[in-house]
Context: one part of a larger RNA
RNA sequence: CUGGGCGUAAAGCGUGUGUAGGCGGCUACGUAAGUCGGAUGUGAAAGCCCCAGGCUCAACCUGGGAAGUGCACUCGAUACUGCGUGGCUUGAGUAUCGGAGAGGUUGGUGGAAUUCUCGGUGUAGAGGUGAAAUUCGUAGAUAUCGAGAGGAACACCGGUGGCGAAGGCGGCCAACUGGACGAAUACUGACGCUGAGACACGAAAGCGUGGGGAGCAAACAGGAUUAGAUACCCUGGUAGUCCACGCCGUAAACGAUGGGUGCUAGGUGUCACGGGCUUUGACUCCUGUGGUGCCGUAGCAAACGCAUUAAGCACCCCGCCUGGGAAGUACGGCCGCAAGGCUAAAACUC
Numbered sequence: 001c002u003g004g005g006c007g008u009a010a011a012g013c014g015u016g017u018g019u020a021g022g023c024g025g026c027u028a029c030g031u032a033a034g035u036c037g038g039a040u041g042u043g044a045a046a047g048c049c050c051c052a053g054g055c056u057c058a059a060c061c062u063g064g065g066a067a068g069u070g071c072a073c074u075c076g077a078u079a080c081u082g083c084g085u086g087g088c089u090u091g092a093g094u095a096u097c098g099g100a101g102a103g104g105u106u107g108g109u110g111g112a113a114u115u116c117u118c119g120g121u122g123u124a125g126a127g128g129u130g131a132a133a134u135u136c137g138u139a140g141a142u143a144u145c146g147a148g149a150g151g152a153a154c155a156c157c158g159g160u161g162g163c164g165a166a167g168g169c170g171g172c173c174a175a176c177u178g179g180a181c182g183a184a185u186a187c188u189g190a191c192g193c194u195g196a197g198a199c200a201c202g203a204a205a206g207c208g209u210g211g212g213g214a215g216c217a218a219a220c221a222g223g224a225u226u227a228g229a230u231a232c233c234c235u236g237g238u239a240g241u242c243c244a245c246g247c248c249g250u251a252a253a254c255g256a257u258g259g260g261u262g263c264u265a266g267g268u269g270u271c272a273c274g275g276g277c278u279u280u281g282a283c284u285c286c287u288g289u290g291g292u293g294c295c296g297u298a299g300c301a302a303a304c305g306c307a308u309u310a311a312g313c314a315c316c317c318c319g320c321c322u323g324g325g326a327a328g329u330a331c332g333g334c335c336g337c338a339a340g341g342c343u344a345a346a347a348c349u350c
Base pairs, nucleotide, nucleotide: 004321005320006319007304008303012318014201015200016199017198021194022193023192025088026087027086028085029084030083031082033081034080035077036076037075038074040072041071042070049065050064051063052062053061054060091191092188093187094186095185096183097182098181103177104176105175106174107173108172109171110154115149116148117147118146119145120144121143125136126135162169163168206247207246208245209244210243211242215241216240220236221235222234223233258317259316260315261314262313263312266295267294268293269292270291271290272289273288274287275286276285299306300305323350324349325348332343333342334341335340
């Protein structure tokens, strides 16, 4: 080098865009670089192999021959790959029409509820728990009616549903805006796939500056419980949770399953769009494409299970793994305001 793997045993980068590189549809002609064949030269000696010979044999030694992956040059072959030129339409894309959607950003707006404030009614309790107490209340609480303030989140619809690359996205309205899908034609003519670096996005918590602060609530205080109780339960309560801008860059960032293409029984739901039958029409029924679930054949698998949304059968590209601990640590470097992140060992030990 080859060879084995990555759902759960070690192992898929959190996700995307894309540079270099790797790989790449059908067809004709040219070329002959890769590839294949022949010739020539070279491939020191010794050694290995064959033959013959010399020490009484052998080891050993001597002579001859063969072989020699390779390299160079030359003559050919042209299936495949490459390169050049031309053509093609099935891959990819563009145009037209159409409907679906919590996709994103910004602005506005609505009702329920909690809390607080003011006013009315009203009186001795309320609250809380396993039971209590801390706590609130005759300075009038709880309850109830009316008015107001403010912040945050959007019951029902709601789904085994939808959208998004992932993180994620849910009241209503408007503006701006991304993507996917369906139908029928037309057009471009391989324009494709992957993607080391790079760049962008990236829950929650956390950080900086300035706002905001209803509810909830790390820390903290008190009450209980208990042998103790730095907890679980209760009463309070500050950061934070919210907004703007800027950082952080992590996660059980999970389908613990990288992306692309083709192929390989079916059955049954559901979402979007279309066709057919019937019909006044909506359904029902049959059927196509794309998504999303469940069950299951072959096959695969250590088993569990996966099974046209593969973990099956193949090819292309990237990432990653190589006993446990030490350790995702030390050191160095890069990044960060910090917290820390990324990269990443060894001694020693079992």
The part of an RNA shown here (small-subunit ribosomal RNA, central domain) has 350 nucleotides and comes from a soil metagenome. Its Rfam family is "Bacterial small subunit ribosomal RNA". The full RNA is in RNAcentral, with records from SILVA. The coordinates come from a structure-prediction model, not an experiment, and the mean pLDDT is 90.